[in-house]
RNA sequence: UGAGUUAGCUGAACAGUCGCUGUUUUAUCGUAAGGAUAAAAGAGAGGAAAGUCCGGGCUUCAUAGGGUAGAGUGCUAGGUAACUCCUAGGAAACGUGAGUUUACGGAUAGUGCCACAGAAAAUAUACCGCCUGUUAAAGGGUAAGGUUGAAAUGGUGCGGUAAGAGCGCACCGCGCAAUUGGCAACAAUUGUGGCAGGGUAAACCCCACUCGAAGCAAGGCCAAAUAGAGAAACAAUGUGUUACCCGCACAGUUUCUGGGUAGGUUGCUAAAGCUAUGAGGUGACUUAUAGCGUAGAUGAAUGACUGUUUUUAACAAAACCCGGCUUAUAGGCUAACUCUUUUU
Numbered sequence: 001u002g003a004g005u006u007a008g009c010u011g012a013a014c015a016g017u018c019g020c021u022g023u024u025u026u027a028u029c030g031u032a033a034g035g036a037u038a039a040a041a042g043a044g045a046g047g048a049a050a051g052u053c054c055g056g057g058c059u060u061c062a063u064a065g066g067g068u069a070g071a072g073u074g075c076u077a078g079g080u081a082a083c084u085c086c087u088a089g090g091a092a093a094c095g096u097g098a099g100u101u102u103a104c105g106g107a108u109a110g111u112g113c114c115a116c117a118g119a120a121a122a123u124a125u126a127c128c129g130c131c132u133g134u135u136a137a138a139g140g141g142u143a144a145g146g147u148u149g150a151a152a153u154g155g156u157g158c159g160g161u162a163a164g165a166g167c168g169c170a171c172c173g174c175g176c177a178a179u180u181g182g183c184a185a186c187a188a189u190u191g192u193g194g195c196a197g198g199g200u201a202a203a204c205c206c207c208a209c210u211c212g213a214a215g216c217a218a219g220g221c222c223a224a225a226u227a228g229a230g231a232a233a234c235a236a237u238g239u240g241u242u243a244c245c246c247g248c249a250c251a252g253u254u255u256c257u258g259g260g261u262a263g264g265u266u267g268c269u270a271a272a273g274c275u276a277u278g279a280g281g282u283g284a285c286u287u288a289u290a291g292c293g294u295a296g297a298u299g300a301a302u303g304a305c306u307g308u309u310u311u312u313a314a315c316a317a318a319a320c321c322c323g324g325c326u327u328a329u330a331g332g333c334u335a336a337c338u339c340u341u342u343u344u
Stems, first nucleotide, its partner, number of pairs: 002339009012309007020044002023041007046315001050326002053324005058215004065246005070211005075089005090104001091102004105206002110204002112200003127146002129142004154172006173195001174193008219266004229257006237251004273292008
C1' cells in the first nucleotide's frame, strides 16, 4: 500500500404550532355497570417489533397415577428458569493464514441398498496381460501391470520367485495392551500381532437421555335475555386435555330439530426488567451496592407544517410477557488479528 478474518456501534437530531392515545391533579355532568367534557403537567413502536422455528413464565383440565405406542435430542465439560440456545475444549473437513463448518452415539445385534459402466461390487472374480506347457492347442499358476467406476479388497520401497503375491522385511496404516497428560471427550509414547473386503443409519433399526395437553380468541367478574322446549340412542353405560389399555373420580351422557341474549370490564404491564460501578471467572455468566420505573390500543393511537443542524436514511410497525435462533438491511464509524507490496 492492497486484499481479507472476527466482534461491535449507529441507522437521523433540536425547537415551535396544530392534531391523535394513555396516566396524574382540579371542576362539572351522567350510567344497570363502565364513563363523558374542559384546563394544566408529563409520556407514547424495533435491531430486528418480522418468521412462528425452539424454550419457558402465566391460566385451565386436576383429585392420581402406571404401562404400551409415539415424539425429540445425540462428542466432552460448563452456563441458564429452560432449550435443539450460548461458552470453552476435542475430532474431522476446508483455507497460505487470521479463521470457518459439522444431522459429531452404534456397521462385530439384525435386515436392506451400492444404478450404469466393468471380467467382477460378495457364496467375490480373471477381460487384456505375465509365467509354464504344446508341432499347434488344451490345461495349470498369478492378481504385481492395464481397462471400467464414487469405490476393485491395505500403501511405498527392498528382497525373493518360473512369473508373482504380506510370501518375508523396513516405514506408514489397522487391531490389542500398558504408561504419561487431561474432570472428560481425546492426545502422545512404548510394546505386540502379518492383521485382510468396503461404503451407507437426514435407510429400516439398536442404544442412551428427555417429554401431560390446550392456549390470552387461555381464564375470571358485572349486566341482559328466553322455550332448563321437543325427539332418538345407550344402562356390564357415559364423561373426564395426545392415542390405546389398566386404575381412579363423577353421575347421567351423546346426537338431532327449534328458540333467545351477546353490552362492558379484568387478565394488560414493576418484567427470570434496564443502567452504572466493584468483586469472581479464559468465557458464557454469577454476585454486591446505588439509581431508573420505559406504549398498553381494541375495526385498532405517534401525523401535518415551519426553522436550524448533519457523515447516512436502507430493512421496516407492538396486541399477554420474556430468553434464543433464522431471515432482510442503503450508508457511516470503531477495535483487534492475518497475508501481501514498498521504504527505513
Molecule: Bacterial RNase P class A
Organism: Methylococcaceae bacterium